[in-house]
RNA sequence: GGGGGCAUAGCUCAUUGGUAGAGCACAUGCUUGGUGUGCAUGUGGUCCUGGGUUCAAUCUCCAGUGCCCCUG
Numbered sequence: 001g002g003g004g005g006c007a008u009a010g011c012u013c014a015u016u017g018g019u020a021g022a023g024c025a026c027a028u029g030c031u032u033g034g035u036g037u038g039c040a041u042g043u044g045g046u047c048c049u050g051g052g053u054u055c056a057a058u059c060u061c062c063a064g065u066g067c068c069c070c071u072g
Base pairs, nucleotide, nucleotide: 001071002070003069004068005067006066007065010024011023012022013021018055026042027041028040029039030038048064049063050062051061052060
């Protein structure tokens, strides 16, 4: 230099166009000898950035940024 992949909650990851979820973690309550276990409820998101397409974009297209892999 060329090709490919990834970017979504604090962490690990889902979400194939119609206002985004799970597990873990965290907070509260109940339970308990209890800072543990179990159960219930809840908090937490400019879906990497900018632009295009569309009535509508996390999802499609283009460019950019960062990281990873292959290759000259």

RNAcentral holds the sequence, with entries from Rfam. A computed fold for a 72-nucleotide RNA from Camelus ferus, annotated as transfer RNA. The source organism's lineage runs through Eukaryota, Euteleostomi, Boreoeutheria, Camelidae and Camelus. Its mean pLDDT, the model's own confidence on a scale to 100, is 82. It matches the Rfam family "tRNA". By type it is a transfer RNA. RNAcentral records the identical sequence in 3 taxa.